Model confidence (mean pLDDT): 76 of 100. Predicted 3D model of RNase P RNA and transfer RNA as a complex of 488 nucleotides. Rfam match: Bacterial RNase P class A. The family's RNA type in Rfam is ribozyme.
RNA sequence: CAGGCAGGACGGAUGGUCGCGGGUCCUGGCUGCAGCUCGCUGCGGCCCUGGGCUCGAGGAAAGUCCGAGCUCCAACGGGUAGACUGCCAGGUAACGCCUGGGCGCCGAGAGGCGACGGACAGGGCCACAGAGAACAGACCGCCCGGAACUGGGGCGCAAGCCUCGGGGAACGGCAAGGGUGAAACGGUGGGGUAAGAGCCCACCGCAUCGCUGGUAACAGCGGUGGCACGGUAACCCCCAGUCGGAGCAAGGCCAAAUAAGCGGCGAGGUGUGACCCACACCGCCCGCCGGGUCGCAAGAUCCGGCUAGCCGCGGGUAGGCUGCUCGAGGCGGUUGGCGACAACCGUCCCAGACAGAUGACCAUCCCCCGGACCUCGGUCCGGGGAACAGAACUCGGCUUACGGGCCUGCCUGGGUA
RNA sequence: UGGCCCGUCGUCUAAGGGCAAGACACCGGUCUUUGGAACCGGCGAUGGUGGUUCGAAUCCACCCGGGCCAA
Numbered sequence: 001c002a003g004g005c006a007g008g009a010c011g012g013a014u015g016g017u018c019g020c021g022g023g024u025c026c027u028g029g030c031u032g033c034a035g036c037u038c039g040c041u042g043c044g045g046c047c048c049u050g051g052g053c054u055c056g057a058g059g060a061a062a063g064u065c066c067g068a069g070c071u072c073c074a075a076c077g078g079g080u081a082g083a084c085u086g087c088c089a090g091g092u093a094a095c096g097c098c099u100g101g102g103c104g105c106c107g108a109g110a111g112g113c114g115a116c117g118g119a120c121a122g123g124g125c126c127a128c129a130g131a132g133a134a135c136a137g138a139c140c141g142c143c144c145g146g147a148a149c150u151g152g153g154g155c156g157c158a159a160g161c162c163u164c165g166g167g168g169a170a171c172g173g174c175a176a177g178g179g180u181g182a183a184a185c186g187g188u189g190g191g192g193u194a195a196g197a198g199c200c201c202a203c204c205g206c207a208u209c210g211c212u213g214g215u216a217a218c219a220g221c222g223g224u225g226g227c228a229c230g231g232u233a234a235c236c237c238c239c240a241g242u243c244g245g246a247g248c249a250a251g252g253c254c255a256a257a258u259a260a261g262c263g264g265c266g267a268g269g270u271g272u273g274a275c276c277c278a279c280a281c282c283g284c285c286c287g288c289c290g291g292g293u294c295g296c297a298a299g300a301u302c303c304g305g306c307u308a309g310c311c312g313c314g315g316g317u318a319g320g321c322u323g324c325u326c327g328a329g330g331c332g333g334u335u336g337g338c339g340a341c342a343a344c345c346g347u348c349c350c351a352g353a354c355a356g357a358u359g360a361c362c363a364u365c366c367c368c369c370g371g372a373c374c375u376c377g378g379u380c381c382g383g384g385g386a387a388c389a390g391a392a393c394u395c396g397g398c399u400u401a402c403g404g405g406c407c408u409g410c411c412u413g414g415g416u417a
Numbered sequence: 418u419g420g421c422c423c424g425u426c427g428u429c430u431a432a433g434g435g436c437a438a439g440a441c442a443c444c445g446g447u448c449u450u451u452g453g454a455a456c457c458g459g460c461g462a463u464g465g466u467g468g469u470u471c472g473a474a475u476c477c478a479c480c481c482g483g484g485c486c487a488a
Stems, first nucleotide, its partner, number of pairs: 001413008010404001012365007020056007028048001029046008058388001062399002065397005070247004077277004082243005087101005102116001103114004117238002122236002124232003139178002141174003149166007186204006205227001206225008251322004261313005268282004287306008329348008366385008418487007427441004435471001443459005464480005
């Protein structure tokens, strides 16, 4: 210098004029209460007019994919179902997030990616092709074997016999090679054999045992076995672990409304969830009427009905205040830790709307693009300041979108000293 | 703002992980004087990008689009 990898921070700056939302102060206006010298003063309210000061979007405010705070559901208990997570250790309020490590894959490297528990607990599936797809199998092929058939020669009257050949069937052996497939029951090399084969041997893989290192995942070394162990769990399932539900339109207060009517359950009803158990609340200080049975009676028990009550529909209301922004908060420093992060100290206050504010124009600087001049480094002219996007209860993450330049560390290649 | 659901030819529906099927519509042909009907043939799709798997409309993740509910 060129190409690349990882991380961090930024997302134009300053000034002027006008405009918008919040807070606060002042003047004026309206209004409530109190006092009195009766139209003034004091304390409030409204936020109507004007003015001053001050604050006012993001790295993702987004998608709503995870995790929490907060609030309500009586407490929120036990079990089942269901959902989710899944190498190990740590961080954290918590997490499916982050950090460090292990293993596997990719890359020449810096580095990147990984839903990464279990397939001898069990079940299911593996289409087509292929001989065979899970206690498998023999299509081509290799080997042994030598039948039928047949040629020559010899003997014989003939039937036939002997001999030298050709020919290759059956019964068998094999799984090396070919072929099918995503996958074919260890791989490579050698020995061995009729041909072959873990049949035997070496190395690799696998299984198993032991030792060593490490908190662990795991790694290394040694012995033994001699291949028995296909794939799939983002199929069911098993193992380990986590989870009660709903969401600021949660919830609280005020105002207004909750009418008529219809349906269901009914002395029980409701709450609690998908279900069960247990439990709680209301009826209730234990509802009323009629009838039957038992009893001397008080009463007990059964049946039927009614009512309270509850649920659903229907219809009504559509305003205000609060929750609401100080928080697991930001910035700086020290210490501990490889790191995520934690502890302590100092300092700062940083949007709260409710049809929803954060904008427009001008000037200068800076940056980018194009053109001209030219002393090759500047000057001048023209254009642009963008991209993704915008708070709505609040945080921690993840994911997705995004024009541009800046800083730090590292890798590879080239050049010069 | 919060919660939930869905996406297959132009339209409406199918498809237990294994060649995406049917009806209507559209186009062409036969029949008819012509049109319709009927018959024959054709065109035409899994919202997108990745992942799991030998193999994905189907299973998983993230986007895109549409719909529903809630004081």